[in-house]
Context: one part of a larger RNA
């Protein structure tokens, strides 16, 4: 000198864009953050409409008939998105390869198929238990829930024999025989969903080469340890696990141990080499009160799922229960220090749904903070009696503040007031038309804006609404007076101060930067 997720002191007009718990992965009140589908199902708690009965009426009761729909069965989603960096020095990450050792819901392509039957169960109803959380028994019932049979092969397994190829195990293509395994409906009749197989796409799993901290004041480490055979297990290879056998394996090219740490793209600095860094954004990994375990599922060993143990907090009728903000806000604590218990699903994206739509603290916006970067403004021109005042001096005078002010003319960025006023929106969907047909594509019209009456534009009056901070001995741009008298104090280094201090404090003046300026901390 540059830089910062900064903090502190003094000061502060505006806008745009960004950023905002670096500390206690400390504890959390409250609200919200994952639902959706009635075009799978039985149904009808509540709402609305219709109908019926009673009544003069208000109204009461009944009714699933309709729109819809609480709870329930079922499907899909909840493994994404969002958060944090505890752990991890590791195939965790980066990069380059491999899988003749693998999986892949939704999506796309192709082929084939969907015949028949059964038994339950939730809800509901009835009867209980409990303070509660919740829970027990009985009866009835449905399905795209579930089970059985049939049918099936380019499917799987076993056996046989042949061709081709390769990378050791092998891979691939025909053939023969045997065994095994499928399905679901809804419908406005257009479709949409279901099953099997093959291929694709996407995503993941595993393996390997190389790279990826400190300490040798850590030198030896290892018993499933290293390898083999067999078996189990897995989507898959493998001591992954087990039985048996052998005695290996790693290490000065740093094993093992201890400490530290998420990794990378990046970012900062530097002429570069290099050094430092991993906040925001993106990719990967790990974690979800602490430890462990599996279940479901295409996918989890699962942040807002389950079980067990533990610590903590809360409720209790003392028998027993409930909870997990490292989601968004917010609270307390810690700290030098870090924001609102805001708006909207309008856009983008996600889940479900034929759709309408519903949900979405993802996201988009708004609020707070000079935290940073960038931009703008605080006026411009003229104006010498070089005014008054201040300060200084060699003092009837001169210098400086200083064209500065006054005064004259001009402008109105900005601010105030008044008026107008966006883009972001095109789709989905509805209507019409065309190719053609209640489907797909195309064209036209219509609907939809949180931000926001914001940005922006126009007009009006008026210099009006707007400058500070640090420094002035040398390094280092900028000097005099007064006060103080080794005191009070300053200080980054050298050093100033003991009676004329350009170094302390004040004043005048000057210098530097400027809505900021200094100080502190850290990196180059």
């Nucleotide at each position: 000198g540059g830089a910062u997720g900064a903090a502190c002191g003094c000061u502060a007009g505006c806008g745009g864009c960004a950023g905002g718990c670096u500390u206690a992965a400390c504890a959390c009140a409250u609200g919200c953050a994952a639902g959706u589908c009635g075009a799978g199902g039985g149904g009808c708690a509540g709402c609305a409409c219709g109908g019926g009965u009673a009544g003069c009426a208000a109204u009461a009761c009944c009714u699933g008939g309709u729109g819809g729909c609480g709870a329930c069965c079922g499907g899909c989603g909840c493994a994404a998105g969002g958060g944090u960096g505890c752990g991890u020095a590791a195939c965790g990450c980066g990069u380059g390869a491999g899988c003749a050792a693998c999986a892949u819901g939704c999506c796309c392509u192709a082929u084939a198929c969907a015949g028949g039957g059964g038994g339950a169960u939730a809800a509901u109803c009835c009867a209980g238990g409990g303070a509660a959380a919740c829970u027990u028994g009985g009866u009835c019932u449905a399905a795209u829930a579930u089970c059985c049979c049939a049918u099936a092969g380019c499917a799987u397994u076993u056996a046989g024999a042949g061709g081709a190829g390769g990378c050791a195990u092998c891979u691939u293509c025909a053939c023969u025989a045997a065994a095994u395994u499928a399905a679901a409906g809804c419908u406005u009749c257009g479709g949409u969903g279901g099953u099997a197989u093959a291929g694709g796409a996407u995503u993941g799993g595993c393996u390997c080469g190389c790279g990826u901290g400190a300490c040798a004041u850590u030198a030896g480490c290892u018993a499933g340890u290293u390898g083999g055979u067999g078996a189990g297990g897995u989507a898959a290879c493998g001591g992954c696990u087990c039985a048996c056998c052998a005695a290996g394996g790693c290490a000065a090219c740093g094993a093992u141990g201890u400490c530290u740490a998420g990794g990378g793209g990046u970012c900062c600095u530097g002429a570069g080499a290099g050094g430092g860094u991993u906040a925001u954004c993106c990719c990967c990994c790990a974690c979800a009160c602490u430890g462990g375990u599996a279940c479901u599922g295409a996918g989890a060993c699962a942040c807002g799922g389950a079980c067990c143990a533990g610590a903590c907090u809360c409720c209790u009728a003392c028998g027993g229960g409930a909870g997990g903000c490292a989601g968004c806000a917010g609270u307390a604590a810690g700290g030098a220090a870090u924001a609102u218990u805001g708006g909207u699903c309008a856009a983008u994206g996600g889940g479900c749904g034929c759709a309408a739509g519903c949900c979405u603290g993802a996201a988009c916006c708004a609020g707070c903070c000079a935290u940073g970067c960038c931009g703008c403004g605080u006026g411009c021109a003229g104006g010498a009696a070089g005014a008054c005042g201040g300060c200084c001096c060699u003092a009837u005078g001169g210098g400086u503040u200083g064209u500065a002010a006054a005064c004259u003319g001009c402008u109105u960025u900005u601010g105030u007031c008044a008026g107008g006023g966006a883009a972001u929106a095109a789709a989905c969907c509805c209507c019409c038309g065309c190719u053609c047909g209640u489907g797909a594509g195309c064209g036209g019209g219509g609907c939809u804006g949180a931000a926001g009456g914001u940005a922006c534009c126009u007009g009006a009056a008026g210099a009006a609404u707007a400058a500070g901070c640090a420094u002035c001995g040398g390094c280092u741009a900028a000097c005099u007076c007064c006060g103080u008298g080794c005191c009070a104090g300053c200080a980054g280094c050298c050093g100033c101060g003991g009676u004329a201090a350009u170094a302390c404090g004040g004043a005048g003046g000057a210098u530097g930067c400027a809505a900021g300026c200094g100080u502190u901390a850290u990196c180059c």
Small-subunit ribosomal RNA, 5' domain from an uncultured bacterium, 524 nucleotides, folded computationally. The RNAcentral record of the full RNA draws on Greengenes and SILVA. Its Rfam family is "Bacterial small subunit ribosomal RNA". Gene Ontology terms of the family: ribosome and structural constituent of ribosome.